[in-house]
Context: one part of a larger RNA
């Protein structure tokens, strides 16, 4: 020195666990805010560093139920209390809620500084303290007040109302809008109207009651969303790609309301002009209008708790639910062990043998579970009454009305599966610019028959989307280097000027019974006792691998 045996120490792998995450399902839910949110900063406890509650009323203040003998949060321990005159716990409901934040009396370097107007309180008086109000803008509101210019308006000042500003890096609509990349370069073209960005929104949105599709010997009858038509017809430097529709099957179903002609009242600047109430609202044309028939407290419908088609924050029942809970059957004995739930023997319940605990491995020991029952508030949802609204028909066809800078047309583009093509059809810079029911648009260029609709005003549940959060529940998910970034003080320590980055860290034991007392020592720590089923279960405490280090056995050199 090596290689080996043996006992350690170091170190935290490996096994066991699981409080902690991911996924998806059913339900309900989809908003908060000037009544001042979201988030925060400082406070607040006998003692109090952190999280939690919580707000000068401050681990909390009244109340109305619910449950209950203990309670003064994670959090032991120690003081000092509190409670059957019902505290604690739990749920409705209300007070209270500094300061800063949209932040709103004026500033401002957030959590501070500093005002006026009225009022209250003090005081001789000032001063000081307290409470309320005082930001902008918007408006077919409403009251003063008032120019040029008499009335009047315009303005101004007040009042009411109302917005703002947060989210759920969802889900929708609308503007804007790449680049990588793919063509094996590359420009048309993809990638894509995708990402970003912006702006409104609602619980869903958006779309939606035919200027429709089809067909050509014939029919369907808002919209949406699926499944198929179909990777078809197309389209495309005809490249790479893109990529329909009709029809069929299904989810779910609902269809009104205005502008206009005419009629009447105000009102007028007297202009078939406004303004209000009637009337009307469609294509086999309809309305007016003009004749006549019914009908008008009847019948039929329909609607409601912010009504799609008018409306009230409208009143009452019932009955479901949600937001605390009640109650819940049935096992002994012997053994083994530190402990019985184990074993053995004999038993019982079961609408309950799900699933947790409990000194091993419990239907019968607790908590729960089946089946069943329950609310004095508050919200929801359903159903019905009271209430409330609607609603005929038939002939006439001389006249009126039926949405205009529209609709089409030149150009430039833009969407449509369709890249400018034979390119319809849809919107639109710009330039034009019609008819008026004997009209007018559409059926993919265009005529033409025929067919089908009636732009140029709006409203609309449900079937679709999505999930922050809120109950319950299940996994051929994980199991501490996994699982969420965080099972722990985790967006914590840290790092950064910032915008931003961002960890590591889990198990003593059934129970602390956490080792009185001796003894070494300055302590630390170790020795003895003692607890314990174990102390090589001693607090960086399960289990305890390799490396690594020590002592040690044997060999070889």
């Nucleotide at each position: 020195a090596g290689u080996u045996u043996u006992u350690g120490g170091u170190g935290g792998a490996u096994g066991c666990c699981u409080u902690g995450g991911g996924u998806c399902u059913g339900a309900a839910a989809g908003u908060c805010g000037a009544a001042g949110a979201a988030g925060g900063a400082c406070g607040u406890g006998a003692c109090u560093a952190c999280c939690u509650g919580c707000g000068a009323u401050a681990a909390g203040c009244c109340u109305c139920g619910u449950u209950u003998a203990g309670c003064u949060g994670g959090a032991a321990a120690u003081a000092a209390g509190c409670a059957u005159u019902u505290a604690g716990a739990c749920g409705g409901g209300g007070a209270u809620u500094u300061c800063c934040g949209a932040a709103u009396g004026g500033g401002g370097a957030a959590a501070c500084c500093u005002a006026a107007u009225u009022g209250a309180g003090c005081u001789a008086a000032u001063c000081c303290u307290c409470a309320a109000u005082u930001a902008u803008c918007a408006u077919a509101c409403c009251a003063g007040u008032g120019a040029a210019u008499c009335c009047a308006u315009a303005g101004c000042u007040g009042g009411a109302u109302g917005a703002a500003g947060a989210g759920a890096c969802a889900c929708g609509c609308u503007g804007u809008g790449a680049a990588u990349u793919g063509a094996a370069a590359c420009a048309u073209c993809u990638c894509a109207g995708u990402a970003g960005c912006a702006g409104c929104a609602g619980g869903a949105a958006g779309a939606g009651a035919a200027a429709a599709u089809a067909a050509a010997g014939a029919a369907u009858g808002a919209u949406u969303c699926c499944c198929u038509u179909a990777g078809u017809a197309g389209u495309g430097g005809c490249g790479a790609g893109c990529g329909a529709a009709c029809g069929g099957g299904g989810a779910a179903a609902a269809g009104c309301c205005c502008a206009a002609a005419c009629c009447a009242a105000c009102a007028u600047u007297c202009g078939u002009u406004g303004u209000u109430g009637g009337g009307g609202u469609u294509g086999u044309a309809g309305g007016a209008c003009u004749a006549c028939u019914a009908a008008u407290u009847a019948a039929g419908a329909a609607g409601u708790u912010a009504g799609a088609c008018a409306a009230a924050u409208a009143u009452u029942u019932a009955c479901a639910u949600a937001u605390a809970g009640c109650a819940g059957a049935a096992u002994g004995a012997g053994u083994u062990g530190g402990a019985a739930u184990g074993c053995u023997c004999a038993a019982a319940c079961a609408u309950a043998g799900a699933g947790g605990g409990u000194g091993a491995a419990a239907u019968u020991c607790c908590c729960g579970u089946a089946a069943g029952c329950g609310a004095a508030a508050u919200g929801u949802g359903u159903a019905a009454a009271u209430c409330u609204u609607c609603u005929a028909g038939u002939g006439g066809u001389a006249u009126c009305c039926u949405g205009a800078g529209u609709a089409g047309g030149g150009u430039g583009g833009g969407g449509c599966a369709c890249g400018u093509g034979a390119a319809a059809c849809c919107c639109u810079g710009u330039c034009u610019g019609a008819a008026u029911c004997u009209g007018c648009c559409g059926g993919g260029a265009c005529c033409a028959c025929c067919c089908g609709g009636u732009a140029a005003g709006g409203c609309u549940a449900a079937a679709u989307a999505c999930u922050a959060a809120u109950c319950a529940g299940a996994c051929a998910c994980c199991g501490a280097u996994a699982g969420u970034g965080a099972a722990c003080u985790a967006g914590u320590a840290c790092c950064g000027u910032g915008a931003g980055g961002g960890a590591a860290a889990g198990g003593u034991g059934a129970a602390a019974a956490g080792a009185a007392c001796c003894c070494c020592g300055g302590g630390a720590g170790g020795g003895g006792a003692g607890u314990g089923a174990a102390a090589u279960a001693g607090a960086u405490u399960c289990u305890g691998a390799a490396a690594c280090c020590a002592a040690u056995u044997a060999c070889u050199u």
RNAcentral holds the full RNA, with entries from ENA. A computed fold for a 557-nucleotide part of an RNA from Erwinia amylovora, annotated as large-subunit ribosomal RNA, domain I. NCBI's taxonomy places the organism under Bacteria, Pseudomonadati, Pseudomonadota, Gammaproteobacteria, Erwinia. The coordinates come from a structure-prediction model, not an experiment, and the mean pLDDT is 82.